Predicted 3D model of a 535-nucleotide part of an RNA (small-subunit ribosomal RNA, 5' domain) from an uncultured bacterium. Rfam family: Bacterial small subunit ribosomal RNA. Its family is annotated with ribosome and structural constituent of ribosome in the Gene Ontology.
Context: one part of a larger RNA
RNA sequence: GAUGAACGCUAGCGACAGGCUUAACACAUGCAAGUCGAGGGGCAGCGGUGGAGAGAGCUUGCUCUCUUCAGCCGGCGACCGGCGCACGGGUGAGUAACACGUAUGCAACCUGCCCUUGACACUGGGAUAACCCGGAGAAAUCCGGACUAAUACCGGGCGACACCUUCGGAGGGCAUCCUCCUUAGGUCGAAGGAAGCGAUUCCGGUCAAGGAUGGGCAUGCGGCGCAUUAGCUAGUUGGCGGGGUAACGGCCCACCAAGGCGACGAUGCGUAGGGGUUCUGAGAGGAAGGUCCCCCACAUUGGUACUGAGACACGGACCAAACUCCUACGGGAGGCAGCAGUGAGGAAUAUUGGUCAAUGGGCGCGAGCCUGAACCAGCCAAGUCGCGUGAGGGAAGACGGCCCUACGGGUUGUAAACCUCUUUUGUCGGGGAGCAAGGACUGCCACGAGUGGCAGGGCGAGAGUACCCGAAGAAAAAGCAUCGGCUAACUCCGUGCCAGCAGCCGCGGUAAUACGGAGGAUGCGAGCGUUAUCC
Numbered sequence: 001g002a003u004g005a006a007c008g009c010u011a012g013c014g015a016c017a018g019g020c021u022u023a024a025c026a027c028a029u030g031c032a033a034g035u036c037g038a039g040g041g042g043c044a045g046c047g048g049u050g051g052a053g054a055g056a057g058c059u060u061g062c063u064c065u066c067u068u069c070a071g072c073c074g075g076c077g078a079c080c081g082g083c084g085c086a087c088g089g090g091u092g093a094g095u096a097a098c099a100c101g102u103a104u105g106c107a108a109c110c111u112g113c114c115c116u117u118g119a120c121a122c123u124g125g126g127a128u129a130a131c132c133c134g135g136a137g138a139a140a141u142c143c144g145g146a147c148u149a150a151u152a153c154c155g156g157g158c159g160a161c162a163c164c165u166u167c168g169g170a171g172g173g174c175a176u177c178c179u180c181c182u183u184a185g186g187u188c189g190a191a192g193g194a195a196g197c198g199a200u201u202c203c204g205g206u207c208a209a210g211g212a213u214g215g216g217c218a219u220g221c222g223g224c225g226c227a228u229u230a231g232c233u234a235g236u237u238g239g240c241g242g243g244g245u246a247a248c249g250g251c252c253c254a255c256c257a258a259g260g261c262g263a264c265g266a267u268g269c270g271u272a273g274g275g276g277u278u279c280u281g282a283g284a285g286g287a288a289g290g291u292c293c294c295c296c297a298c299a300u301u302g303g304u305a306c307u308g309a310g311a312c313a314c315g316g317a318c319c320a321a322a323c324u325c326c327u328a329c330g331g332g333a334g335g336c337a338g339c340a341g342u343g344a345g346g347a348a349u350a351u352u353g354g355u356c357a358a359u360g361g362g363c364g365c366g367a368g369c370c371u372g373a374a375c376c377a378g379c380c381a382a383g384u385c386g387c388g389u390g391a392g393g394g395a396a397g398a399c400g401g402c403c404c405u406a407c408g409g410g411u412u413g414u415a416a417a418c419c420u421c422u423u424u425u426g427u428c429g430g431g432g433a434g435c436a437a438g439g440a441c442u443g444c445c446a447c448g449a450g451u452g453g454c455a456g457g458g459c460g461a462g463a464g465u466a467c468c469c470g471a472a473g474a475a476a477a478a479g480c481a482u483c484g485g486c487u488a489a490c491u492c493c494g495u496g497c498c499a500g501c502a503g504c505c506g507c508g509g510u511a512a513u514a515c516g517g518a519g520g521a522u523g524c525g526a527g528c529g530u531u532a533u534c535c
Base pairs, nucleotide, nucleotide: 001534002533003532005531006530007529008528009527012387013386014385015384016383018380019379020345025343026342027341029340030339031338034083035082036081039080040079042076043075046074047073048072049070050069051068052067053066054065055064056063057062058061090298091297092296100222101221102220103219104218105217106216109215110214114211115210116209117208118207119206120205122156123155124154125153132145133144134143135142136141162187163186164185165184168181169180170179171178172177192203193202194201195200224270225269226268231261232260233259236258237257238256239255241253242252243251273295274294275293276292277288278287279286280285300321301320302319303318304317323334324333325332326331351377353376354375355374359373360371361370362369363368390421391420392419393418400412401411402410403409404408425476427471428470429469430468431467435462438459441456442455443454444453445452446451447450479524480523481522482521483520484505485504486503490519491518492517493516494515500507501506
């Protein structure tokens, strides 16, 4: 000098950042991933409309109330289906490794949504959930029967520039080879919906090519401690053939060979997420990796795959284990290293808050819905910066305190009183933002008829906050450590090797500037000291 700090004393305000470093310990409760009715069958609940019945009011043909029926309309719980849930958020356990950083390669690869281009969508089929009926169970849940739809599922047809095989040719390279042209054969697709009277438009669907984005794999180099770790290795090293994968590869398998690594540190053990960066230092270097960003790994522990463009998947599945809970004892349920919050551990680390207004994400034609991401607010001097606690005048150098050579003097000290002035912050009153861009909706216009343009235009959590104006009033706001030397700052009293101090030297045994108190002084200041750690 620095810190994600803690402790002691003290404490006025604001802005901006920060806040479990320990038990990757266990978790009550709530929320954190849904959305689409413009894919579908339906109608549990809500609203509308219509029918039937009953009752009340009465103006006698209307109003109201109740019951019931009808998916007819707006919509919509659960269900089938699509997309998302692989993002965002958390943590640092493991990992000394192509995990990371950097530089390359893929002639060995994949890529949903998005963009560009080309082509296409013909004709059929059988189911199933919901609903209904019945059953088992304490529950979780499950079983059977009958019915039905789709952008769910499955056939047939068409089918190339794609893929596979093949005849021939050209060019190129990097070993396996790559690219282009050409002959023949084979393989693979689809779904509809909304608006409109309609033409049609829009949203979708399928195949192919290219792009973009995101990933996968391989390699050179780099970044740690121990040699009181010296030998390690059988799928081990390589080959042929196969399997598997998006793809290369002992990744896996059969056979064959006997190799491969190592003092330029293999192997083993210990420690550790890596980087951008941060601290220190003149630099070289040393140390660290919290917040923010990138990458990696993990989601109670261990293992496995399924679905999918993408996972071997934090709030998915299965199995095993430990733990917790429910149970009718037969059987079941769970996973905060998401946001809050609780217990425990600890020197120690916050609210079971508000809003989707903005930014961003998911779904949707849209309106919109969801979003503990995010934006805000709350708590904490835990950090940095800024401001204040008044300013000017004022000597009888007051009183009081302390000290002395004591009828006196020194010091506290212009300090106070007193006079004049100001009002930051705080208090009270009034006004009051920016963040809002866009765009629902309305009107007009243009045309290609649902797009664009113009005008108006509801919509702010924070928040009546920031900020501005005004009022009163010095009013409400200073402490902490030190004073022997290092090291700025000295006297008195008490104590008497006691009590105690102390970073080092050391101080204290009767005049202690070193202990304790007082007065004074010095340093820093809403902080000041101590402890811990790094340079």